[in-house]
Context: one part of a larger RNA
Molecule: small-subunit ribosomal RNA, 5' domain
Organism: metagenome
RNA sequence: GGAUGAACGCUAGCGGGAGGCUUAACACAUGCAAGUCGAGGGGUAACAGGUUGGAAUUUCGGUUUCGAUGCUGACGACCGGCGGACGGGUGAGUAACGCGUAUGCAACCUACCUUUUACAGAGGGAUAGCUUUCGGAAACGGAAAUUAAUACCUCAUAACACUGCGAUCUGGCAUCUUAUUGCAGUUAAAACUUCGGUGGUAAAAGAUGGGCAUGCGUAACAUUAGCUAGUUGGUAAGGUAACGGCUUACCAAGGCAACGAUGUUUAGGGGACCUGAGAGGGUGAUCCCCCACACUGGUACUGAGACACGGACCAGACUCCUACGGGAGGCAGCAGUGAGGAAUAUUGGUCAAUGGACGGAAGUCUGAACCAGCCAUCCCGCGUGCAGGACGACGGCCCUAUGGGUUGUAAACUGCUUUUCUGAAGGAAGAAUAAUCCCGACGUGUCGGGAGACGACGGUACUUCAGGAAUAAGCAUCGGCUAACUCCGUGCCAGCAGCCGCGGUAAUACGGAGGAUGCAAGCGUUAUCC
Numbered sequence: 001g002g003a004u005g006a007a008c009g010c011u012a013g014c015g016g017g018a019g020g021c022u023u024a025a026c027a028c029a030u031g032c033a034a035g036u037c038g039a040g041g042g043g044u045a046a047c048a049g050g051u052u053g054g055a056a057u058u059u060c061g062g063u064u065u066c067g068a069u070g071c072u073g074a075c076g077a078c079c080g081g082c083g084g085a086c087g088g089g090u091g092a093g094u095a096a097c098g099c100g101u102a103u104g105c106a107a108c109c110u111a112c113c114u115u116u117u118a119c120a121g122a123g124g125g126a127u128a129g130c131u132u133u134c135g136g137a138a139a140c141g142g143a144a145a146u147u148a149a150u151a152c153c154u155c156a157u158a159a160c161a162c163u164g165c166g167a168u169c170u171g172g173c174a175u176c177u178u179a180u181u182g183c184a185g186u187u188a189a190a191a192c193u194u195c196g197g198u199g200g201u202a203a204a205a206g207a208u209g210g211g212c213a214u215g216c217g218u219a220a221c222a223u224u225a226g227c228u229a230g231u232u233g234g235u236a237a238g239g240u241a242a243c244g245g246c247u248u249a250c251c252a253a254g255g256c257a258a259c260g261a262u263g264u265u266u267a268g269g270g271g272a273c274c275u276g277a278g279a280g281g282g283u284g285a286u287c288c289c290c291c292a293c294a295c296u297g298g299u300a301c302u303g304a305g306a307c308a309c310g311g312a313c314c315a316g317a318c319u320c321c322u323a324c325g326g327g328a329g330g331c332a333g334c335a336g337u338g339a340g341g342a343a344u345a346u347u348g349g350u351c352a353a354u355g356g357a358c359g360g361a362a363g364u365c366u367g368a369a370c371c372a373g374c375c376a377u378c379c380c381g382c383g384u385g386c387a388g389g390a391c392g393a394c395g396g397c398c399c400u401a402u403g404g405g406u407u408g409u410a411a412a413c414u415g416c417u418u419u420u421c422u423g424a425a426g427g428a429a430g431a432a433u434a435a436u437c438c439c440g441a442c443g444u445g446u447c448g449g450g451a452g453a454c455g456a457c458g459g460u461a462c463u464u465c466a467g468g469a470a471u472a473a474g475c476a477u478c479g480g481c482u483a484a485c486u487c488c489g490u491g492c493c494a495g496c497a498g499c500c501g502c503g504g505u506a507a508u509a510c511g512g513a514g515g516a517u518g519c520a521a522g523c524g525u526u527a528u529c530c
Stems, first nucleotide, its partner, number of pairs: 001530004006526005013382006019375002021340001026338003030335003035082003040079002043075002047073003050069008089293003098218008108210002113206007121155004131144005161186008171176001191198002219265003226256003231253008268290004272283004295316005318329004346372001348371003354368001355366004385416004395407002398405002421467006430457001436451007474519005479500003485514005495502002
C1' cells in the first nucleotide's frame, strides 16, 4: 500500500448493487416450510344446487322452515397411484471410503422422458372406510359383521428376456467375449374417459442420474519406527445391481514401511477469492460442483433410487403431558426466542415471473424463488450550492517588533440555479409465439389465424409542474519517518507513543486554543492475511 462475512470510537444527506451468527453441530415457545390426483376406488363428514314429503305464511307468483334422497357440482376421512431420495440447511465428522484430474467396467443399475416391437384373455379371495361393540385419562388399540378398486392372488398366452445343455464364426495371452443358431424349462398386464384422449405389461435402444475400480496430486509432527490374523494371496461357497476378504470354510505366510507405514494433532475438498511484477504466500464467507451429517448411537423396511432433516424400530441424554397405568417431541428449513459472544436482520408480502411435485386440464401446494423490511457491513454514483462581492467589516480564551498580520471572498450584501428536499399530477417494463377458448390444415400433436383473463413488488421506478439556498460535514493528524506551527497551561508530574523517542520552567512531541494538512458520508483504532 492492498484486502476483510469484520468489531469498536466519533460522526452521518440521498440513491443503485451486493452482503449479513466467523462464537454454542447449544437448548428451543409459536406459526408456516410436501403434497397432489374424484379422468383409479368404495363412498358422503362439510358447502352449494336439484328432486321429493310435511308445516307455517301468502297478493296464490312465491317465501320461510323441518326432514328424506349421492341425483349433480364438489369433497373431510379412508383404500390406491405418483411425489415425500428433489428443492432448502449445516460443516460436526472425515488426511482418504473424501476431493481434484485422467482413464476404465469383457463386473453394473436407472422411476419419470424419447424411439421401436409385441401384447392386454379368464377367474378368485380379501381388506380399509362405513356400521355395531369393547378397552383407555390420553396417545391409540381389540373384536364382530360387511364392501370396492389401476390394491392383492391364481390360471392362460409369450420372446430379441431369464435359466440349463449344445453347434458354427469372430476377437482376445487367458478365464472368456461378439455375432448367428438348435432343444428344453420359467416369467406379464388395468383399466378410466367429457370418446378427443390418458394410462397398463414385456422386450430392445437412447437420454439422464448413479454405483464400482485404477494411476497421479492433496496439512503438520520422527521428542510417533515399526504396523497388520480377514491381516496379504489362493480355492470353493454365499451375498450384491455389480467386481472384490464383501462374508464364511479350508490352504499358504504373506502385506505395508525413512520415497515416512503406524500413531498423534489439525482440517470438509475443488472451481475460486485476497495479495504479489511474477514465482509464490494466505483464505475456502457469498455463487457453482462434489462429499458428509440431520438430538446422540445403532438397525433395517419400503422403493427405480434412502439405510431416509420435517418416515419406522431399538437404546441413551434432555424437554413436555399424565387420571401414575402410560404417552409425546427433535429449527444444522423460513421467521422468531433464550444462551454464548466484540459481533450478524422481519415471528413481513406473493405464487405475478422462473423452477419443482401432482393432475388430461382448470388448478392445488411450494419460507425453493421473486420481492419488501432492518444494518454506512462493503463497492459505485450524487449532493451539501454557483457567480459577483474589501471598509479586506465585526468577533477570535488567535499571533504580534502594537505598525500590523491571520482567519478571509470567508461572511454580510447582490444576482442566479434547483440535483436532492417538500407538495401536486401522470405513471411503467418485467406478461409471453404463455395458459385457456374458437376456426382451419394435415404428418394427430403440432402448425397457421383470431379472441384472450392474470403484477406480490407498487401508485414503486420514472416523467412533468410548483416552491425555495431552502433539508445536508465530519473525522484524524501537524518532532522525524509523513503533508501540515504558533501561543497558553503543565513542570520526569499529568500524560503521549507504530519505531526512534517526548515531559525535570520558554515542550512545533503532554492538555487547550487559533491556524494548517489529509481523507470525506465517512474518518480513525483494533484484529487478521499478502